[in-house]
C1' cells in the first nucleotide's frame, strides 16, 4: 500500500509546554492569542492478549460461543453522531430548493492475511 472482517449517538484535564494553526478531501459550518498542532503529564475505553464462569464440540486438554474481571501486557481515543453534507433509493412536502429514513461510496482504529 492491497484485501477480509468488527466496530463507530456512550466516555476521557479551567494541567506544563509551545506558539498558529486545526476539525481526513471538496463544499458548509465551526474549534482557536479567554490561546491550535506537536510533546509531557493526566484521563477514558476491553479492540487483540490474559484471566475466571457458564454453555457445546470433540483431536480429553485443546476449540469454539456467551459472559463477567482487570487498564502492572500490545494498540487506540481524549469539541460538535464519523460536526454536517457530498452517490442511491424509498417517503414526506405547492415542492427548481428543503425535510426524514435506509443503503452504498470514503474515513478512523482493532485483528488476520498477502
Nucleotide at each position: 500500500c492491497u484485501c477480509u472482517u468488527a466496530u463507530c449517538a456512550a466516555g476521557a484535564g479551567u494541567g506544563g509546554u509551545g506558539g498558529a494553526g486545526g476539525g481526513a478531501a471538496g463544499u458548509g459550518c465551526c474549534c482557536u492569542a479567554u490561546g491550535a498542532a506537536g510533546c509531557c503529564c493526566g484521563g477514558c475505553a476491553a479492540c487483540c492478549g490474559u484471566c475466571a464462569a457458564u454453555a457445546a464440540g470433540c483431536u480429553u486438554g485443546c476449540u469454539u460461543a456467551u459472559u463477567g474481571a482487570a487498564a502492572u501486557g500490545g494498540u487506540g481515543c481524549c469539541a460538535a453522531u464519523u460536526c454536517a453534507c457530498u452517490c442511491a433509493a424509498a417517503g414526506c412536502g405547492g415542492a427548481u430548493g428543503g425535510c426524514u429514513u435506509u443503503g452504498a461510496c470514503a474515513g478512523a482504529u482493532g485483528a488476520g492475511a498477502g